[in-house]
Molecule: c-di-GMP-I riboswitch aptamer
Organism: bacterium
């Protein structure tokens, strides 16, 4: 000086939990707050994990639609296409770096 490694110092970060922006949400960012962490610095490149805003599908309702009826009003609905709402499946280019492990940078220096 570099690397392993982690006693000691100087410091450093900030879970949960509150509030207050924000986002469809998953989360984020600000203040409080400390559970913890030797890379709890950075980075979606790998694994895995959250979420589903929009999208696909299928099911309920309903509306058109057909059929009956001299018209209306009503009634039915076998079968096809459409549209509206509601639920349900999957689905990430959105998200997590304090899940993991890769790349980068990085304070200090006993055994």
């Nucleotide at each position: 000086a570099a690397c392993c490694c982690g006693a000691a110092a100087c410091g450093g970060c900030a879970a949960a939990c509150c509030c207050g922006c924000u986002g469809a949400a998953a989360g984020g960012c600000g203040g409080g707050g400390a559970c913890g962490c030797a890379a709890a610095g950075u980075u979606a490149c790998g694994g895995g994990g959250c979420u589903a805003a929009g999208g696909u599908u299928c099911a309920a309702c309903u509306c058109g639609g057909a059929a009956c009826g001299c018209a209306c009003a009503g009634u039915u609905c076998u079968c096809a296409c459409g549209g509206g709402c509601u639920g349900a499946a999957c689905u990430a280019a959105g998200c997590c770096g304090g899940c993991c492990g890769g790349g980068c940078c990085g304070c200090c220096g006993a055994a």